[in-house]
RNA sequence: GCCGGCGUAACUCAGCGGUAGAGUAGCUGUUUUGUAAACAGCAAGUCACUGGUUCGAAUCCAGUCGUCGGCU
Numbered sequence: 001g002c003c004g005g006c007g008u009a010a011c012u013c014a015g016c017g018g019u020a021g022a023g024u025a026g027c028u029g030u031u032u033u034g035u036a037a038a039c040a041g042c043a044a045g046u047c048a049c050u051g052g053u054u055c056g057a058a059u060c061c062a063g064u065c066g067u068c069g070g071c072u
Base pairs, nucleotide, nucleotide: 001071002070003069004068005067006066007065010024011023012022013021018055026042027041028040029039030038048064049063050062051061052060
């Protein structure tokens, strides 16, 4: 230099055009002499960024950035 994968909650990941979700972690409560466990609830997102397509985009398209890999 060229090509490809990936980027979504603090972490690990789902969601492939029509309300953004799960598990773990966090917080509150119940329970316990106390801690842990268990149970109930709560909070946490500019879906990497900028444009485009569309009635509607995390999702499709282009570019940029980051990261991983391949080729030279």
Notes
The RNA shown here (transfer RNA) has 72 nucleotides and comes from a bacterium. It was read from a public genome assembly. The coordinates come from a structure-prediction model, not an experiment, and the mean pLDDT is 83.